Source information:
Predicted 3D model of a 1534-nucleotide RNA (small-subunit ribosomal RNA) from a metagenome. RNAcentral holds the sequence, with entries from SILVA.
[in-house]
């Protein structure tokens, strides 16, 4: 501190995701040991049990039982225990401690004050003072009621219980006075008079005083009680700040807000209550809903933040749910009390008892969360004088890896690099010094012994000091002695034995550190994201191996981080989300110069506070760490106090530059009414005139012989204003366009004078706001949604046409929306320039215009800086900056639901959320594509010339059959392809026999030459039984080859996967192109150079250019071929000579020809045109001219194109079989469909005889002559030939002449029958030829489609490979005749270049839009049902306080004894919880049925959208239609 995901790649934008750290956890899977933490988050659900709040006899009275002591034989009865135990009356205390977070959004809390508006029990200081009387009631006794709980009545009794009376202060109240404070209301001490208000006693000890003779009534000490003041702590009330979400919660509020009386309270106060006014609260969020205990802190961060608010510490609420008082200093009281409800229990049915949110525990719920432990030793806490008791507080233990710290599971040495595993290229690597083995240590944990610290005290004693008459009591303090530990025999030491008892999770495909084999076959998984998995998975699921952390390791959840992804610090709004359609204007934000005051902001210093823990630093204790102690910091705030005066703010002067106003001049489609005016369309009247008129791609529909169209004249009526006209003008935008007249707003220049800051912006509001569109009333000529007919079309609810209503228009109202745009919110300053255009001003110079310069305002075009993500923008800023308004936060779902407002209504505005996806997006590249554009090219179309498709036949293929019809090839680029030869063989296929180390090849052991051969048996492979044969090399052991036998390692496979692959091939294509490297340009992907002007068959070549060079392609270097020269001259050749039947021979080697060698063509040469070139036309010369002509040669790359069946090979299958061998039989089938071809269909032919010319091959297992013989195939025959020399081997087409005369023929030969001939082991299936017969179909072939540009196409024959033979009409060559055509690039098809627009990159066979159909899911409506919660009205009232009443009742105190005071019970009222009744509001579950969405494999229908998407798209509104969607009207350029 970053990194994964959008794209073929960039670069933004923006979202999802990961890596950190943390945790009261959970769940997997493991787990030695210890130390310090921590542990119901869920049901504030319900509780069995036991324990958590008592205690004091030095307040009180009474007192069991035991014991003890006396008397008794016992029973017992007396006395002691200076009074035990329970019980009781009496003080304190139970309001602490402990627990929870339901409630609460509040002065609940936090901080800072206030209390001149209060209280305070115990504790502290200080002063006073404590006299004198009384009267009950618990216990108890009795007697009674209840099952119990628990009473009733009577009787008896003390207290520090309660009463009464008296004293009393600086108290309290009342009145005056009084006069600090304080702004002020207000109001403090002090004087003054009146009134009122206390008390309790216990214990010890002692006789100095006093009365007594041993004790109090005296004295003293302690302890309690009173009354004041003050304190300390602690409690109450006020305030100022601060403290979550929802505005789809905007109004709210009748004790409400104030007053004034009175009540209440410790205390102010509508805390209450009458009355009286009518206020109070709210956009700085009132009410109202939701969800929360707040806080110190914690987690996390870089810091601001953001999230939590266990433990531990403050406060606050609550104690089963609601009320409700009592008591008391303190409660409306967690283990009190009344009363309602719900629940639970006991019950004799009559009534009763209970509340773990206190430690423990149980059941429940739950992913989850512990012992019915010990001790009060320590700290603390309640009583108590103390001992002491109580304390589930508290210290301890237990249980859990839940956290955080520690440590250990051994150490050093050890290569035969051991087995063994995995993995191999079989060589070896690796786990691996790791094991084993040798030496050694002893933490932990065993075992054995030792052994603290936590104890401070208490209690006797003595001793000294205080009190005190006192040597006593008593207090403090020493010192002696005796005692006090739950952990606990713990920590810690000391020994002993023994490597012995202690390693595991997760991950290994990127991020992210770590790799191979095996299984598995889009299956089974896997996954945090991007994604792995369809037979070679480093992604799944085991192994080895490795990474990482370790007593723990992963998931899983949550927070914060990264994320700058709410931006205070720290983001943004032209195309990515985002500027309100435009004005006005209120709060509110911010605000010109100057000068003086103040001190609210600011700022500086002081001062209090900011509890303690936590944080940080230092130090210091636990062998270290965590822990845990000291000490200081720091805690950023807030309060008060002093000061400063620049800057804001307040205030008082001032000034003029912002603004304004006011004269002058001026431009304008600016607004609103009124009137006018002409061209044009249509109507109607009349006239002239005849057949079409209108339409359209092309028709039709329509109009018209009833007279249209077209023309001429008259005439209605509505609407809209050509030309001026402009990137032009105004106007807030929307908008504004003939001409006139009135009224009316707004700008602009100049130029002085006034005004003095009046200024900018603007939440709400208010007002304007295009077309559609909606009410009422007019209007309606032209267009023209709907709709209606015509056409297109598979259809056509459209495009195209003919019709046509609303509407377009006017007046009046509504309505509020646009791609209402510059997709750019308004003001104000700055910051280079060139240029044009509207409206003014100046200057300078002219007789004027015009030119020039300067400047104001507005309106365009270009660019520098600079900004941008990139296009772009660029004084009209998207540039620097300041001020104010509005908006955005991933894509859908959705501008949609649902509420609310506004609307006649269509609708508008505000505006979610559930589900879903990992993208959606914006720029700009490179491609590809386009029913975009330019340029160019090819037999690519024209132009021709010949097929094909129709017929027979022959041959591939397909399908069909078949036991088998063996595979493979499938658009061009399968289909006379593999197959340059399927009868056997071939052959891979079928059927049936037969073999298993094998047909085949390497090793090994035996035996045996190898051959060659005979008979048997069988379909044959095979077996059986014989006979010839005895070789090569030798170190004499034995080898090589080669047969046979045997075991086993192997062999074999034309099986499988061409999508694992090598190689080799098609194919765009002999197109003209692909690329580098250095350098520039861009952020970048990429450009550029390759692009432009020419030019070329060509990226060929010139020129120009930020490029400049190179590479691979082109051409050229090679063969053939055309001239011609030179070598050579036999098989070749023959001019001259000879000589033959005959280059037949002799003789030459001139010539032809062979085959080697060179010449020869380069736009060289002239003209011309081009740019002075590249070239490109025409010429001469030449055999040949612009690449002469033909081949071979085939660039990066494309089609996972073809081939595992040519070979080669990974990987995978099969091994007595998918291997091998054998017969036979298929590959040859045959209702058909295609492709390739051959022969025809005739007369430019066909038949016949004669007759002439080739080139290029082949030939000894061969070619095969002559010559015989057969109608022939073809037989016999064997010269000659390893071939320029023999052969095959007659070339046909052609000429000549005859015949046939358009006819299914004397065209044409299929198919059949008979008869041969070859070849072969064999020609049934299944060969070719012959020779007689025979004699289909076809009479030029539909849509549509092939090949050809010259020695080409047509046509004629030859020849060769394969091959015994051959189904060859097929391929490969070869020559011979020997043609037309091309104007041209419009257009089809392919392809090059450059452009240009894309939503396309698997690249248009692309992408992708809606209905409908099926499944799942979330949602909304939805008669209603059912629950929450919350309000209003009335009903109704428990207990209770309070108030009346109180004839009934009553101990203190007063009486004149009657009685009074004073209360009590009872009775009634006010208030008031439960419950009840009607009504409303919020919210939640349910629901027949509906709506829309959204997801989901290869349904369905259609073609809307990206290209000019085939009608350019898209907004707004209205109709309209399956559906995308169409069509009006205005409106954007995206």
């Nucleotide at each position: 501190a970053g990194a994964g995901u959008u794209u073929g790649a960039u670069u933004c934008u923006g979202g999802c995701u990961c890596a950190g750290a943390a945790c009261g956890a959970a769940c997997g899977c493991u787990g030695g040991c210890g130390g310090c933490a921590u542990g119901c988050c869920u049901a504030a659900c319900a509780c069995a049990u036991g324990c958590a709040a008592g205690u004091c006899g030095c307040a009180c009275g009474a007192g069991a039982a035991g014991u003890c002591g006396u008397a008794g034989c016992a029973a017992u009865a007396c006395g002691a225990u200076u009074g035990u135990a329970a019980a009781g009356u009496g003080g304190c205390g139970c309001a602490c401690g402990g627990g929870u977070g339901a409630g609460u959004a509040a002065c609940a809390c936090g901080u800072a004050g206030a209390u001149g508006a209060u209280c305070u029990g115990u504790c502290c200081a200080u002063g006073a003072a404590a006299c004198g009387g009384g009267g009950a009631c618990a216990a108890c006794c009795u007697u009674u009621a209840g099952a119990a709980a628990u009473g009733a009545a009577g009787g008896c009794u003390a207290a520090u219980u309660c009463c009464c009376g008296a004293u009393a202060c600086g108290c309290u109240c009342u009145a005056g006075u009084g006069g600090c404070g304080g702004u002020a209301a207000c109001a403090a001490a002090g004087c003054u008079a009146g009134a009122g208000g206390a008390a309790a006693g216990c214990g010890g000890a002692c006789c100095u005083c006093u009365g007594u003779u041993c004790u109090a009534a005296g004295u003293u000490c302690g302890c309690g009680a009173u009354c004041a003041u003050g304190g300390a702590g602690g409690a109450g009330u006020c305030u100022g700040c601060g403290u979550c979400c929802c505005a789809u919660c905007a109004g709210c509020u009748a004790g409400u807000u104030g007053g004034u009386a009175g009540g209440g309270u410790a205390a102010c106060g509508g805390c209450c209550u009458a009355c009286c006014a009518a206020g109070g609260c709210u956009a700085u969020g009132a009410c109202g809903g939701g969800u929360a205990g707040c806080u110190g802190g914690u987690c996390u961060g870089a810091g601001a933040g953001g999230a939590c608010g266990a433990u531990c510490a403050g406060c606050c609420a609550c104690a089963c749910u609601g009320g409700g008082a009592c008591u008391g200093a303190g409660a409306c009281a967690c283990g009190g009390c009344c009363c309602a409800g719900a629940c639970u229990c006991c019950u004799a049915c009559g009534g009763g008892a209970g509340g773990c949110a206190g430690c423990a525990g149980u059941g429940g719920g739950g992913a989850a969360u512990a012992u019915u432990g010990g001790a009060c030793a320590a700290u603390g806490g309640g009583g108590g004088a103390a001992a002491c008791c109580c304390u589930g507080a508290u210290c301890c233990a237990g249980c859990a890896a839940u956290g955080c710290c520690g440590u250990g599971u051994g150490a050093a040495g050890g290569a035969a690099g051991a087995a063994g595993g995995c993995c191999c290229u079989u060589g070896g690597g690796u786990c691996g010094u790791a094991a084993a083995c040798u030496u050694c240590u002893g933490u932990c944990g065993g075992u054995g012994g030792g052994g603290a610290a936590g104890a401070a005290g208490g209690u006797a004693a003595u001793a000294a000091g205080g009190u005190g008459a006192a040597u006593a009591a008593u207090c403090u303090u020493a010192u002696u002695g005796c005692u006090u530990g739950a952990c606990g025999g713990u920590a810690c030491c000391c020994g002993c034995a023994a490597a012995g008892g202690a390693a595991g999770c997760a991950c290994c495909g990127g991020c992210u550190a770590a790799c191979u084999c095996c299984g598995u076959g889009c299956c089974a998984g896997c996954a945090g994201c991007c994604g792995c998995g369809g037979u070679a998975a480093u992604a799944c699921g085991g192994a080895g191996g490795g990474u990482g952390c370790a007593a723990g390791c992963g998931u899983u959840g949550u927070u914060c981080g990264g994320a700058a992804u709410u931006a205070c610090u720290g983001g943004g709004c032209g195309u990515a989300g985002a500027g309100c359609g435009u004005g006005u204007c209120u709060a509110g934000g911010u605000g010109g110069a100057u000068a003086g005051a103040c001190a609210a902001g600011u700022c500086u210093c002081g001062u209090g506070u900011g509890a303690a823990a936590g944080g940080c630093u230092a130090c210091g204790g636990c062998u270290c760490a965590a822990c845990c102690g000291u000490a200081g910091c720091a805690c950023u705030g807030c309060g008060c106090g002093a000061g400063a005066a620049a800057c804001u703010g307040u205030u008082u002067g001032u000034c003029u530059u912002g603004a304004g106003a006011u004269a002058u001049a001026g431009a304008g489609g600016g607004g609103u009414g009124a009137g006018c005016g002409g061209a044009a369309u249509u109507c109607u009247u009349g006239g002239u005139g005849u057949a079409g008129c209108a339409g359209u791609g092309a028709a039709a529909u329509g109009c018209g012989u009833a007279g249209a169209u077209a023309u001429c004249a008259a005439g209605a009526g509505g609407a809209a204003c050509a030309u001026c006209a402009g990137a032009g003008g105004c106007g807030a935008a929307a908008g504004c366009g003939g001409c006139u007249c009135a009224c009316u707003g707004g700008c602009u220049a100049u130029g002085g004078u006034c005004u003095g800051a009046c200024a900018c912006u603007g939440a709400a509001g208010c007002a304007c706001g295009a077309a559609a569109g909606c009410g009422u009333g007019g209007g309606u000529a032209g267009c023209a949604a709907a709709c209606g007919g015509g056409a297109u079309u598979a259809g056509a609810u459209a495009c195209c046409c003919c019709g046509g209503u609303a509407g377009u228009c006017c007046a009046c109202g509504c309505g509020g929306u646009a791609a209402a745009c510059g997709a750019u919110g308004g003001g104000u300053a700055c910051u280079a320039g060139u240029u044009g255009u509207u409206a003014g001003g100046g200057g300078a110079c002219u007789u004027g215009a015009c030119c020039c310069c300067c400047u104001u305002a507005g309106u365009g075009a270009c660019g520098c800086a600079g900004c941008u993500a990139a296009c772009g923008c660029g004084a009209u800023a998207a540039g620097u900056a300041c001020c104010c308004c509005g908006c955005c936060u991933g894509g859908g779902a959705a501008g949609u639901a649902c509420g609310g407002u506004c609307g006649c209504a269509a609708g508008a505005u505000u505006a979610a959320a559930a589900c879903u996806c990992a993208a959606a997006g914006a720029a700009a590249u490179u491609g590809a594509c386009g029913g975009g554009g330019g340029c160019c090219c090819g037999c690519a179309c024209a132009a021709g010339c010949g097929g094909u498709g129709g017929a027979g036949c022959a041959u591939g293929u397909g399908g069909u059959u078949u036991a088998a019809u063996c595979c493979g090839a499938c658009c061009c680029a399968a289909c006379g392809c593999g197959a340059a030869g399927a009868a056997c063989c071939u052959u891979a296929c079928c059927u049936g026999g037969g073999u298993u180390u094998g047909a085949c090849a390497u090793c090994c052991a035996c035996g045996g030459a190898a051959u060659c051969u005979g008979c048997c048996a069988g379909a044959g492979a095979u077996g059986g039984c014989g006979g010839a044969g005895u070789g090569c090399c030798u170190u004499c052991g034995g080898g090589a080859a080669c047969c046979g036998u045997g075991a086993g390692a192997c062999a074999g496979g034309u099986g499988c996967u061409g999508c694992a692959u090598g190689g080799c091939u098609g194919u765009c294509g002999u197109c003209a192109g692909c690329u580098c490297g250095u350098g520039u340009c861009g952020u970048g992907a990429g450009a550029u150079g390759u692009u432009g002007g020419g030019u070329u068959a060509a990226g060929u070549c010139c020129c120009g250019c930020a490029a400049c060079g190179a590479g691979c392609g082109c051409a050229a270097c090679c063969c053939c071929u055309g001239u011609c020269c030179u070598u050579a001259g036999u098989u070749g050749c023959u001019a001259a000579c000879a000589u033959u039947a005959g280059g037949u021979u002799g003789a030459g080697c001139a010539c032809u020809c062979u085959a080697g060698g060179g010449a020869g063509a380069c736009u060289g040469c002239c003209g011309g045109c081009g740019u002075c070139a590249a070239g490109c036309c025409g010429g001469a010369g030449g055999a040949a001219g612009g690449c002469g002509g033909g081949g071979a040669u085939g660039a990066c790359g494309u089609c996972a194109a073809g081939u595992c069946a040519u070979c080669a090979u990974g990987g995978c299958c099969c091994u007595u079989a998918c291997a091998u061998c054998c017969a036979g039989g298929g590959c040859u089938a045959c209702a058909c469909a295609c492709g390739u071809g051959c022969u025809a269909c005739a007369a430019u032919g066909g038949a016949a005889u004669u007759g002439a010319c080739a080139g290029a091959g082949g030939g000894u297992c061969g070619c095969g002559a002559a010559c015989u013989c057969g109608u022939g195939a073809g037989a016999g025959g064997g010269a000659g030939c390893c071939a320029a020399u023999c052969c095959c081997a007659g070339a046909a087409a052609c000429a000549a002449u005859u015949c046939c005369u358009c006819a299914g023929u004397a065209c044409g030969g299929a198919u059949u029958g008979a008869a041969g001939u070859c070849u072969g082991c064999a020609a049934c299936u299944c060969g070719a030829c012959u020779u007689c017969a025979u004699g289909a179909a076809g009479u030029u072939g539909g849509a549509a489609u092939c090949g050809c540009u010259a020695g080409u196409a047509a046509u004629c024959g030859c020849g060769g490979a394969u091959c015994a033979g051959c189904g060859a009409u097929g391929c490969c060559g070869c020559g011979g005749u020997g043609a037309a055509u091309a104007c041209g690039u419009u257009c089809c098809c392919g392809g090059g270049c450059c452009u240009u627009g894309u939503a396309c990159a698997c690249a248009c066979u692309g992408c992708c839009c809606g209905u409908c159909a099926c499944a799942c899911c979330a949602u909304g409506a939805g008669a209603g049902u059912u629950g929450g919660u919350u309000u209003u009205u009335c009903c109704a009232g428990a207990a209770g306080c309070c108030g009346g009443u109180g004839a009934g009742c009553u101990a203190a105190c007063c009486u004149u004894c009657g009685g009074g005071g004073a209360g009590c019970a009872g009775c009634c009222g006010u208030c008031c919880a439960a419950g009840g009744a009607a009504g409303g509001g919020c919210u939640g579950a349910c629901g027949a049925u509906u709506g829309g969405g959204g997801u989901g494999a290869a349904g369905u229908c259609g073609u809307a959208a990206c290209a000019a998407g085939g009608u350019a798209u898209c907004c707004g509104u209205a109709c309209c239609g399956g559906a995308a969607g169409g069509u009006g009207c205005g409106g954007a350029u995206g």